[in-house]
RNA sequence: GCAAACCGCAGGAAACUGCGGGACGCAAAGCUAUGGGGGCUAAGGUGCUGCCGCACUAUGCCAGCCCGGCCGCCG
Numbered sequence: 001g002c003a004a005a006c007c008g009c010a011g012g013a014a015a016c017u018g019c020g021g022g023a024c025g026c027a028a029a030g031c032u033a034u035g036g037g038g039g040c041u042a043a044g045g046u047g048c049u050g051c052c053g054c055a056c057u058a059u060g061c062c063a064g065c066c067c068g069g070c071c072g073c074c075g
Base pairs, nucleotide, nucleotide: 001026002025006021007020008019009018010017011016024064030070031069032068035067036066037065038062039061040060044057045056046055047054048053
């Protein structure tokens, strides 16, 4: 310096995100999802179903999951 869980408000179908409060932690817990891997969600789509629903799927999301790239503090 940043800010987890949790709480409040807002957005979103959701995952999750923003803002405020709050600190679990982090020497990169800065950026990068159009570098790679992995994970989350399933609106829409596809298939199944008599119905309720079920399965698959990212164009959605996660960098505080890992590797990498870029910038950066101290020594």
This is a predicted structure of a 75-nucleotide RNA (c-di-GMP-I riboswitch aptamer) from a mouse gut metagenome. The coordinates come from a structure-prediction model, not an experiment, and the mean pLDDT is 91.